[in-house]
RNA sequence: UUAAUACAAGUAGCGCCUGAACCCUGUGUCUGAUUGGGGUUGACGAGGAAGGGGCUUAAUCGAGUUUGUCGGCGGGUACCCCUCGGCUCCCUACAGCCGUAAAGACGGAACAAAACCGGAAAGCAAUUUCCGGCACAAACAUCGUCAGGUAGGAGA
Numbered sequence: 001u002u003a004a005u006a007c008a009a010g011u012a013g014c015g016c017c018u019g020a021a022c023c024c025u026g027u028g029u030c031u032g033a034u035u036g037g038g039g040u041u042g043a044c045g046a047g048g049a050a051g052g053g054g055c056u057u058a059a060u061c062g063a064g065u066u067u068g069u070c071g072g073c074g075g076g077u078a079c080c081c082c083u084c085g086g087c088u089c090c091c092u093a094c095a096g097c098c099g100u101a102a103a104g105a106c107g108g109a110a111c112a113a114a115a116c117c118g119g120a121a122a123g124c125a126a127u128u129u130c131c132g133g134c135a136c137a138a139a140c141a142u143c144g145u146c147a148g149g150u151a152g153g154a155g156a
Base pairs, nucleotide, nucleotide: 014074015073016072017071019070020041021040022039023038024037025036026035044062045061046060050083051082052081053080054079084099085098086097087096088095090153091152092151093150094149104146105145106144107143108142116133117132118131119130120129121128122127
């Protein structure tokens, strides 16, 4: 120094990089050209987890100087099934819709980071990290209004 093993921590717009773009450098060329090595970039936040299993083309919301946030690999709280649970004006069963913030429809309001400005640090560079200032979202949750299946039972 490398590999293996073990332990700990961290991660879900999360991790990684061989396409691509960019930077440095070597060989080579000079009516031109290829080619080797090393490095950088490769998703800005909001939101999202009942348990088990399955699946891989993983869903939602906006911001963006929308030019690669392209492309690829892996994973993932998505989706499906089962179990359990919640609601359907009291109970049970079924059915429907949902998931502990637990039915649906309509309407209202609220909240972010990158960016931008200024500064510091690292690097030959591409670029990266940090500090301060500062503005703007939508959806979910939330608030309000409307509002409720079948059968049987209980109660009034």
The RNA shown here (glmS glucosamine-6-phosphate activated ribozyme aptamer) has 156 nucleotides and comes from a Clostridia bacterium.
Of the family's consensus pairs, 88% are formed in the model.
It matches the Rfam family "glmS glucosamine-6-phosphate activated ribozyme aptamer". Rfam classes the family as a riboswitch.
The coordinates come from a structure-prediction model, not an experiment, and the mean pLDDT is 78.